Transfer RNA from Crocodylus palustris, 72 nucleotides, folded computationally. The sequence is in RNAcentral, with records from ENA. RNAcentral records the identical sequence in 5 taxa. Its Rfam family is "tRNA". Rfam classes the family as a transfer RNA. Model confidence (mean pLDDT): 80 of 100. NCBI's taxonomy places the organism under Eukaryota, Euteleostomi, Tetrapoda, Amniota, Crocodylus.
[in-house]
RNA sequence: GGAUUCGUGCCUGAACGCCAAAGGGCUACUUUGAUGAGGUAGAAAGUGGAGGUUAAAAUCCUCCCGAAUCCU
Numbered sequence: 001g002g003a004u005u006c007g008u009g010c011c012u013g014a015a016c017g018c019c020a021a022a023g024g025g026c027u028a029c030u031u032u033g034a035u036g037a038g039g040u041a042g043a044a045a046g047u048g049g050a051g052g053u054u055a056a057a058a059u060c061c062u063c064c065c066g067a068a069u070c071c072u
């Protein structure tokens, strides 16, 4: 330099163009002699950035940034 795949919450990780899941973690309460485990409730993301298409975009298109793999 070229090609391919990927980027979603604190972490892992789903989501057909039509309500951003789930689990872990966190906070409060409950339970216990206490801790852990369990139970109930709650907070926390608008999806790497900027544009475009669309009635509607995490999803499609373009550019940029970053990561991984392969080729030279």
Stems, first nucleotide, its partner, number of pairs: 001071007010024003026042005048064005